[in-house]
RNA sequence: AGAGUUUGAUUUUGGCUCAGAGCGGACGUUAGCGGCGGGCUUAACACAUGCAAGUCGAACGAGAAAGGGCCCUUCGGGGCCUAAGUAAAGUGGCGCACGGGUGAGUAACACGUGGGUAAUCUACCCUCCGGACGGGGGACAACCACUCGAAAGGGUGGCUAAUACCGCGUACGUCCGGCGGGUCUUCGGACCUGCCGGGGAUAGAUGGCCUCUCCAUGGAAGCUAUCGACGGAGGACGAGCCCGCGGCCCAUCAGCUUGUUGGUAGGGUAAUGGCCUACCAAGGCUUAGACGGGUAGCUGGUCUGAGAGGAUGAUCAGCCACACUGGGACUGAGACACGGCCCAGACUCCUACGGGAGGCAGCAGUGGGGAAUAUUGGGCAAUGGGCGAAAGCCUGACCCAGCCACGCCGCGUGGGUGAUGAAGGCCUUUGGGUCGUAAAGCCCUGUGGGGAGGAACGAAAUAGCGUCGGGAAUAAUACCCCGGCGCUUUGACGGUACCUCCUUAGUAAGCGCCGGUUAAUUUUGUGCCAGUAGUUGUGGUAAUAUGGAGGGCGCAAACGUUGCUCGGAAUUAUUGGGCGUAAAGCGCGUGUAGGCGGCUUGGUUAGUCGAGUGUGAAAGUCCUGGGUUUAACCCAGGAAGUGCGCUCGAAAUUGCCAGGCUUGAGUAUGGGAGAGGGUAGCGGAAUUCCCGGUGUAGAGGUGAAAUUUGUAGAUAUCGGGAGGAAUAUUAGUGGUGAAGGCGGCUGCCUGGACCGAUACUGACGCUGAGACGCGAAAGCGUGGGGAGUAAAUAGGAUUAGACAUCCUGGUAGUCCACGCUGUAAAUGAUGAGUGCUAGGUGUCGCGGGUAUUGAUUCCUGCGGUGCCAAAGUUAAUGUAUUAAGCACUCCGCCUGGGGAGUAUGGCCGUAAGGCUAAAACUCAAAGGAAUUGACGGGGGUCCGCAUAAGUGGUGGAGUAUGUGGUUUAAUUUGAUGCAAUGUGUAGAAUUUUAUUUGGGUUGGAAAUUCCUCGAACCCGCCAGAGAUGGUGGGGUGUUUUUUUGAGGAAUGGGGUGUUUAGGUGCUGUAUGGCUGUCGUCAGCUCGUGUUGUGAGAUGUUGAGUUAAGUCCCGCAACGAGUGUAAUCCCUGUCGUUAGUUGCCAGUGGUUUGGUUGGGCAUUCUAGCGAGACUGCCGGUGUUAAACCGGAGGAAGGUGGGGAUGACGUUAAGUUUUUAUGGCCCCUAUGCCCGGGGCUACAUACGUGUUACAAUGGCCACUAUAAAGGGUUGCGAUACCGUGAGGUGAAGCUAAUCCUAAAAAAAGUGGUCUUAGUUUGGAUUGGAGUCUGUAAUUUGACUCCAUGAAGCCGGAAUUGUUAGUAAUCGCAGAUUAGUAUGCUGCGGUGAAUAUGUUUUCGGGUUUUGUAUACACCGCCCGUCACACCAUGGAAGCUGGAUGCUCCAGAAGUGGCUGAGCUAAUCCUUUAGGGAAGCAGGUCCCCAAGGAGUGUCUGGUGACUGGGGUGAAGUUGGAAUAAGGUA
Repeated sequence: AGAGUUUGAUUUUGGCUCAGAGCGGACGUUAGCGGCGGGCUUAACACAUGCAAGUCGAACGAGAAAGGGCCCUUCGGGGCCUAAGUAAAGUGGCGCACGGGUGAGUAACACGUGGGUAAUCUACCCUCCGGACGGGGGACAACCACUCGAAAGGGUGGCUAAUACCGCGUACGUCCGGCGGGUCUUCGGACCUGCCGGGGAUAGAUGGCCUCUCCAUGGAAGCUAUCGACGGAGGACGAGCCCGCGGCCCAUCAGCUUGUUGGUAGGGUAAUGGCCUACCAAGGCUUAGACGGGUAGCUGGUCUGAGAGGAUGAUCAGCCACACUGGGACUGAGACACGGCCCAGACUCCUACGGGAGGCAGCAGUGGGGAAUAUUGGGCAAUGGGCGAAAGCCUGACCCAGCCACGCCGCGUGGGUGAUGAAGGCCUUUGGGUCGUAAAGCCCUGUGGGGAGGAACGAAAUAGCGUCGGGAAUAAUACCCCGGCGCUUUGACGGUACCUCCUUAGUAAGCGCCGGUUAAUUUUGUGCCAGUAGUUGUGGUAAUAUGGAGGGCGCAAACGUUGCUCGGAAUUAUUGGGCGUAAAGCGCGUGUAGGCGGCUUGGUUAGUCGAGUGUGAAAGUCCUGGGUUUAACCCAGGAAGUGCGCUCGAAAUUGCCAGGCUUGAGUAUGGGAGAGGGUAGCGGAAUUCCCGGUGUAGAGGUGAAAUUUGUAGAUAUCGGGAGGAAUAUUAGUGGUGAAGGCGGCUGCCUGGACCGAUACUGACGCUGAGACGCGAAAGCGUGGGGAGUAAAUAGGAUUAGACAUCCUGGUAGUCCACGCUGUAAAUGAUGAGUGCUAGGUGUCGCGGGUAUUGAUUCCUGCGGUGCCAAAGUUAAUGUAUUAAGCACUCCGCCUGGGGAGUAUGGCCGUAAGGCUAAAACUCAAAGGAAUUGACGGGGGUCCGCAUAAGUGGUGGAGUAUGUGGUUUAAUUUGAUGCAAUGUGUAGAAUUUUAUUUGGGUUGGAAAUUCCUCGAACCCGCCAGAGAUGGUGGGGUGUUUUUUUGAGGAAUGGGGUGUUUAGGUGCUGUAUGGCUGUCGUCAGCUCGUGUUGUGAGAUGUUGAGUUAAGUCCCGCAACGAGUGUAAUCCCUGUCGUUAGUUGCCAGUGGUUUGGUUGGGCAUUCUAGCGAGACUGCCGGUGUUAAACCGGAGGAAGGUGGGGAUGACGUUAAGUUUUUAUGGCCCCUAUGCCCGGGGCUACAUACGUGUUACAAUGGCCACUAUAAAGGGUUGCGAUACCGUGAGGUGAAGCUAAUCCUAAAAAAAGUGGUCUUAGUUUGGAUUGGAGUCUGUAAUUUGACUCCAUGAAGCCGGAAUUGUUAGUAAUCGCAGAUUAGUAUGCUGCGGUGAAUAUGUUUUCGGGUUUUGUAUACACCGCCCGUCACACCAUGGAAGCUGGAUGCUCCAGAAGUGGCUGAGCUAAUCCUUUAGGGAAGCAGGUCCCCAAGGAGUGUCUGGUGACUGGGGUGAAGUUGGAAUAAGGUA
């Protein structure tokens, strides 16, 4: 720091996703140790049990028991001492308001920060001051007695103490009141000080001592020390209250408020204050967000981030709030009190049913909830707290331990050496590679584990004892206090950390991932299944994506998954985004608040800047240093904390105050322009209607028609009239207005802009949230009007349908007046204003100058309105002084697509509807611009037997052949629009053959290694359908050695072994190769350069031309390649060379046949050459290319034909030619054999053939080819047969012989005479020939006989442009045989092309596109089905809350208090007062109740739309002119 994902590709916009870090986490798999931390985020749900706040006998009274000892005893027991002034309880003091928990409530002065308190309090603590702590009194607990109650708890009477309680005296301060002075001041007052008057206090305890007094060992008073008490001042600590500023969401919450806002008086409080009460006034808050709703403890900090920010508020620390829920006060320095009280409520428990008890959000623990969070542990040793003089007691605060990988940190699971690169696994191209120095082996070490021994720091105090020094006070060297030293005493953790010794490599590695993102790949199983997946996606038989394995990568006692936060995200943009077309400028104006604001002078210093200072708690972060073996962790110091306050300074700039200026703005004045607005009047043309005339059969309308209209007289035409609406031409990217909009002429009223010249005002300006106004068309209301037009609607057409388009009618509406509506693609899809930044060229208005007699021309200024274009800008397109450029000011708006501009709420409207405006759910995209293709019922242009013009066919018949289908045991199989169908098959009777049936065979029919036997080979016989099996005979080869013999090679039989062979089995969608098609179309590309952000473009486009991207010219292109052309073959002319098997002009011979001599002239053969190139001429054309015409020439503009097929497309065809990956079969899907089938046959299609006849058939006669083939062959002459053919055999390995007798059509002559025929030949019967082992299924041919359909073919469709079509025959390949097919050959030999409108196909260019699987594309809506979320809804049911009323516990306060009352007063012994208490009552008030609203959930028959789904249905709306833009 980025990456993936929209597209065929690009760029941009934009969302989604990922990589990072973190967590009080959870889950899955796994797990050795230790250190330091952390551990109910949910039910502020309910809680059993134990503990968590007591202490003080040096404040006070009283005071046990068990046990032990002694004594007595009636043996039952009793007494005394001790235990012990102990326990327990009580009075009193202090504490219990701290510490600990939780985060429910709270949007608040609750918190943070900075101030204020002159408006306050503060127990214990510290410092200082004071006094004579003086002198009295009466009670109440405990206890005793009686008594009520189940209990909890009481009641009555009696006794008693105090540092408990109460008067009195005193009063330095203090408090209150009055009168003065001084200082300060926020002007309210505060502080200091003087005088007078008034109010208000106290408590003792313990230790020591005897100088004074009393009793007289010694005590008491007293003295003294310490502690305590009282009054006051100050401090410290803590608290209360007030204020500035700061920090959540919703405006679909816009108005809220009656103690409300203020005042006066009073009350209340420690204290200000409507805090409370009475009275008076009517205020107060609010768009800078009041009020309401939702959510939430706040902060230091924590996480993240470069930062700014965002999120968060566990542990630790500060503050707040709460303590079962609600209310209340009491006590107290402090509470409205977690382990206090009272009341109400809910719940739980006890109960004798009368009544009581309780509050874990303390520590453990239990249940419950939940994905989820620990022990009913030890100790007060340390730190801290309470009490105490102290010892000490208490302390679930705290310190420790236990559980949990929850986190961070550290360590280990061994180290070294070790190549036969072991075995084994996996892969393999079978060679090997890899796991891998990894293991084993050898040599070591001992962290951890186990055993044994030693053994801490944390402990310093207090206290006691001893001793030394000091202090106060005293009669005192006691006592007391302070300090130093020594000794004694104290450890839960824990026999733990740590150390030493012994022991053994033994006892300790997993998890995730491996297509891209993202580091890491092979094999195997599976076969759109199972599965995977964060995203893109993957999986349909070769899955690096699924499951397993080998290997690898990453991290490691952990690793992954999931959830959440920040980041990446500049994806809310202050830093740091945008708004013509991607989301986004309000339809337009006027203008309020607000924001911003010209030049200049002076002042001020609020903003701003600088310096200093206070604060910004500690902890944390950062830096430095230190302590744990290291680290985490801990400690110390520093920095930082961007903030706030105060003081001082600066004065440029903003603000404020005062003054000035004229350039912004405005006013006056003179002009001209204009469909600017309103209103009244007037005009002509046209349509329609009415009346009349002329006139007659149609008119009208359309693609074509019909509805309609017309003989009752239309249309047409002429004249007259009525009425309404609109204003032709002028008219113009002309004018004008803010926009919507505005168009005949005239008058009246009226707004604005512009130009010119001067004068004046003196910043008066710009923008503009709300607000207000205007605002096309349609629509609504009321009343008019209504010619034309025209939603709705009717009819006619079109159509499969046609609720449309087209036609004929036609009502609202359109028009007017008044009122509403308030929206449009209200668009320049571009808010307003100001300034600045090259030009060119039109046009409108006004002005100046020059020239002109003038119309006017040229130059120029200002204001409008267009086009082109530079810089700049933009994603591109584009824009460009009328900016989308460069800047400033203000407003509005946007933040993925859909859901949705919808629901709901609110406001507006008569309604229609408008404005404002979500969510659930769903998708990974949706978009913009541009690019290349493709496509268009878009355009231009060009070509082609594409159409047209001709000609011949197919489609009808018979037949051949192929295919579909059907049939079958099998009818083997491939090919299926053009581009399958006389195709693979250049030839299925057996073979072929792949199919079927039956019979056989199994290492095989063929190949390889080795062994063995026999040479090989040839001819028989038997069984069998044959394969096969059995058997016999002949034959003996070659080399070497002299030979018997032996060896070897080829070949055959048998056997063996390792592999395996074999497969026309599958996959042409795994492939090679080959082929078809577009298409013999003219295209397809590259290098460099240029251009564009880029895909790409340019070149290759343009003007011409060509068959051609052929050539030429131009051009940011210049070149090149491949196609085209040419080269090659055949053919057409000539020359030359060569003449046998070819030829014969001339010359001989002749059997009259080039037959022969001879010759090579000619034909011909087949080699080499020549020739044609737009070369020449004329014209056209751009001086070009080229075209047209001509000459010459055998041939003229690629002469004709062939071969040759660019880049690519079609997953086209072929695994059955062959090759080949993978899969499958392996006594069968292999191999052999016999028979059958591929030849079937209601039928459909394709391709041929023969015909339908006279341009013909038949018969006779007469001519003329080319190109082939032949030894497994062609086969002559001759003979036989009607014939197919047979017999026989010459010649020929071919310019020689044969095929081959004869080409056929043609020609000549004859006949037939329009008929199912002398046409046509199918079919059938009979008889034959040939091939072959075999002709039945199933061959061809011959002869005789038979003589079907068919008389030129519907819709439709096809070939063909010259030696072509048509027609005629000949030959060849394949075969033993079989040809109407195929491949070639020649003979005869036409017609037509005006042209490119149209159909088809193609090239090129341009245009549109929502297409890219590319129009056989894409895509929309209803309906049907399933699922999901949601709105409405009669209602039903919760929660919260407002208002009104009832009610009124406990309690404070007020009033009362006839009942009751010890302290004190008066009078007196009986009372009274004061002060109180109980009780009563009043105000306030919680729960509760009733009624009525509001808000917000859940649910609801039914219902509305929405979303998503598989190959559903129906149409065809959009995208091309999408077929009606």

The RNA shown here (small-subunit ribosomal RNA) has 1525 nucleotides and comes from a metagenome. Model confidence (mean pLDDT): 82 of 100. It matches the Rfam family "Bacterial small subunit ribosomal RNA".